[in-house]
């Protein structure tokens, strides 16, 4: 010097203030005890609890996940492991993960051809026209690569190795898988293109929701005063309403008003409002603070050294709880390994 886990992330007294509970006096403020922020309290990105709404069953359709084995309430969580990369001398860091052997779809440019084919080439043949895929050439990607045998010329046609890939009641591991045998079996990428398989999967969120429940405005009995009659209309009726005429009150009359209301209890829903929800911090848009002195850490300038002056303390900040992830974050302590 690195790597990689953990933990801590100032402390003591002191005065000043802030907010939450109790208790006291006193009455709306005062005293006293007490308690009062974090590893992320943050981003709101997974996953729950908790509350209201909605819901027969079934299928479609949509969205999530997705290698293996444990842990876990569940997670885009966490540990161990596995195969394919990528970084690094090295400790160790990191990215990916079901199927293309059900079907379809695409595959730019260049290139004869891009999943099917023959441009130039080779060989046979007199030609027509057959056989080939070695060899150019294009490209990210052309029938799995090298070398032989063989052949008219070639080809896993057949042979060695070397890659894949499938069989295996082979071996090892709990599994993923690795090894190990055998068989010429050998025609590509995409799945972050539809789609296939297997699992899950209702919505909104503490301003969720719940309970007390002023005023006003509704409704109903009751009680008190009482001011009436009559025609027409609306209506199947009642009530009621709405026009008109007589009367009656108020008014000197005339022209207007008015022919009602008031109380008292009850009830629904439910506004302000309060309370629960809500916590050993907890409310209200929100208190957790600041200043001094010393210590611990740090840093700067003089000094050989001792020392001594002078600076100074990260990243932030709860608002219903939890279990992750993730990003910030000054500086210390510890272990393990290179």
């Nucleotide at each position: 010097g690195g790597u990689u886990g953990a933990u801590c992330g100032g402390g003591u007294a002191g005065c000043c203030g802030c907010a939450g509970u109790u208790c006291a006096a006193u009455u709306u403020u005062u005293g006293a005890a007490u308690u009062g922020a974090g590893g992320a309290a943050a981003g709101u990105c997974c996953g729950u609890a908790c509350u209201c709404c909605a819901c027969a069953g079934a299928g479609c359709g949509c969205g999530a996940a997705a290698c293996c084995g444990g842990g876990g309430a569940a997670a885009u969580c966490c540990c161990g492991g596995g195969a394919c990369g990528g970084g690094g001398c090295a400790a160790c860091c990191u990215g990916u993960c079901g199927g293309u052997a059900a079907g379809g779809g695409c595959c730019a440019c260049a290139g004869a051809a891009a999943u099917a084919u023959a441009c130039c080439g080779c060989c046979u043949g007199a030609a027509a026209a057959g056989g080939u895929a070695a060899g150019g050439g294009u490209g990210a990607a052309a029938u799995g690569g090298u070398g032989g045998u063989g052949u008219a010329a070639g080809a896993g046609a057949c042979c060695a190795c070397c890659g894949g890939a499938a069989a295996c009641u082979g071996c090892a591991g709990u599994a993923a898988u690795g090894c190990g045998u055998u068989u010429g079996c050998c025609a590509g990428g995409u799945a972050a293109c539809c789609c296939c398989u297997u699992u899950c999967g209702g919505g909104a969120g503490c301003a969720a929701g719940g309970u007390c429940a002023a005023g006003c405005a509704g409704a109903a009995a009751c009680a008190a005063a009482a001011u009436u009659u009559c025609a027409a209309g609306c209506u199947g009726c009642u009530c009621g309403c709405u026009u008109g005429a007589a009367c009656a009150g108020c008014g000197u009359a005339a022209a207007g008003c008015u022919g009602a209301u008031u109380g008292u209890u009850u009830c629904a829903g439910g506004u302000a409002g309060a309370c629960c929800g809500c916590a050993u911090a907890g409310a209200c848009a929100g208190a957790u603070g600041g200043c001094u002195a010393u210590c611990c850490a740090g840093g700067u300038a003089u000094g050989u050294a001792a020392a001594u002056a002078c600076c100074g303390g990260a990243c932030a900040g709860a608002a219903u709880a939890c279990g992750g992830c993730u990003u910030a974050u000054a500086g210390a302590u510890c272990g393990a390994c290179c």